RNAcentral holds the full RNA, with entries from ENA, Greengenes and SILVA. The part of an RNA shown here (small-subunit ribosomal RNA, central domain) has 351 nucleotides and comes from an uncultured bacterium.
Context: one part of a larger RNA
RNA sequence: CUGGGCGUAAAGCGCUCGUAGGCGGGAAUUCAGGUCGAUUGUGAAAGCCCAGAGCUCAACUUUGGAAUUGCAGUCGAAACCGGAUUUCUUGAAUACUCGAGAGGGUGGGGGGAAUUCCUAGUGGAGAAGUGAAAUUCGUAGAGAUUAGGAGGAACACCAGAGGCGAAGGCGCCUACCUGGCGAUGUAUCGACGCUGAGGAGCGAAAGUGUGGGGAGCAAACAGGACUAGAUACCCUGGUAGUCCACACCGUAAACGAUGGAUACUAGGCGUUCGGAGAGUUAACCCUCUGAGUGCCGCAGUUCACACAUUAAGUAUCCCGCCUGGGGAGUACGGUCGCAAGGCUAAAACUC
Numbered sequence: 001c002u003g004g005g006c007g008u009a010a011a012g013c014g015c016u017c018g019u020a021g022g023c024g025g026g027a028a029u030u031c032a033g034g035u036c037g038a039u040u041g042u043g044a045a046a047g048c049c050c051a052g053a054g055c056u057c058a059a060c061u062u063u064g065g066a067a068u069u070g071c072a073g074u075c076g077a078a079a080c081c082g083g084a085u086u087u088c089u090u091g092a093a094u095a096c097u098c099g100a101g102a103g104g105g106u107g108g109g110g111g112g113a114a115u116u117c118c119u120a121g122u123g124g125a126g127a128a129g130u131g132a133a134a135u136u137c138g139u140a141g142a143g144a145u146u147a148g149g150a151g152g153a154a155c156a157c158c159a160g161a162g163g164c165g166a167a168g169g170c171g172c173c174u175a176c177c178u179g180g181c182g183a184u185g186u187a188u189c190g191a192c193g194c195u196g197a198g199g200a201g202c203g204a205a206a207g208u209g210u211g212g213g214g215a216g217c218a219a220a221c222a223g224g225a226c227u228a229g230a231u232a233c234c235c236u237g238g239u240a241g242u243c244c245a246c247a248c249c250g251u252a253a254a255c256g257a258u259g260g261a262u263a264c265u266a267g268g269c270g271u272u273c274g275g276a277g278a279g280u281u282a283a284c285c286c287u288c289u290g291a292g293u294g295c296c297g298c299a300g301u302u303c304a305c306a307c308a309u310u311a312a313g314u315a316u317c318c319c320g321c322c323u324g325g326g327g328a329g330u331a332c333g334g335u336c337g338c339a340a341g342g343c344u345a346a347a348a349c350u351c
Stems, first nucleotide, its partner, number of pairs: 004322003007305002012319001014202004021195003025088007033081002035077008049065006091192001093188004097183003103178004108174003111155001116150007126137002163170002207248006216242002221237004259318006267296011279284001300307002324351003333344004
């Protein structure tokens, strides 16, 4: 250096953007760096290998050859890789016209149901809770019920294995700002592409800092039970937190446990959003086609389970990662963080 792998056995970075690098569409001309051919020089001797010769043989010695697969020079070839120039449109992109969507943001505006609390009325003994109870609330009038008010958080039905987003994630209505995606046809550009070490950004929940807010829920905590005990499960309370603004943290079974891109490889049945055509008064339905999203299934793959045009099939390119279990995702060092801790990451020893 090559060789094996990564859905579940060890192994895909949580996700995206992108630097260097690697790789890269069709045609023509040209150069000759890579590549290929010829030739020259060199590649010491000894040794190894081959054919001889000399010691009686052998070891040994000796002669010649081969080899030394390399390097350099010269001449040549031009398919491929590479450089230069010109050109093309199918990859990529842009514009116009439409379309769907819980995509994102704003101290924007608005809404109703419910819980809790407050005030007032009615009313008068229970309520709440459980397997059963008790702690708890209530004659200082609870619970129930009616009216009014306050405040916070979440948005029933619609709702769908439905949609959107790179992932995390996103669900009342409305306004404004804004990202991405798809379709039809035409026009423009002319390889502008793919991946991406470092790097940068985003990143659930919990947690942290400062300032607000605080209805419900609820770690911690307190009490009541259960129990041999009960630092629990059950019950009554209840503070951080959950909410908002700004700033951190940077981790998850961050999962499809499946990196990204491109091309190719039987079908069948759903569903979402488009386009074209035929039929129907219409709803609708049929055929073709595009982009998603599901189920089943052939070939093929797989130890098996299963995957199967949304591949785990057949191939190419680029990145990441794995190498027995424990020790250990730990110590030490470095670095980031206010901290909690994160990232990077061993060894002794042991089986």